Predicted 3D model of a 72-nucleotide RNA (transfer RNA) from a Candidatus Nealsonbacteria bacterium. It matches the Rfam family "tRNA". Model confidence (mean pLDDT): 84 of 100. The organism belongs to Candidatus Nealsoniibacteriota, within Bacteria. It was read from a public genome assembly.
RNA sequence: GCCGCGGUAGCUCAGUGGUAGAGCACUUCUCUGAAAAAGAAGGGGUCGUCGGUUCAAUUCCGACCCGCGGCA
Repeated sequence: GCCGCGGUAGCUCAGUGGUAGAGCACUUCUCUGAAAAAGAAGGGGUCGUCGGUUCAAUUCCGACCCGCGGCA
């Protein structure tokens, strides 16, 4: 340099056009003498960046940035 895959909650990952979810973690409550475990409720996201297409983009297209792998 070229090709492929990936970037979404604190972490690991779903979601693939119609205002984003799970598990774990975190907070509060119940339970306990207290804690752990268990149960209930809750908070938390400019969906890597900038443009384009569209009535509407996390999703489709282009460029760029970052990470991993391959080729040279």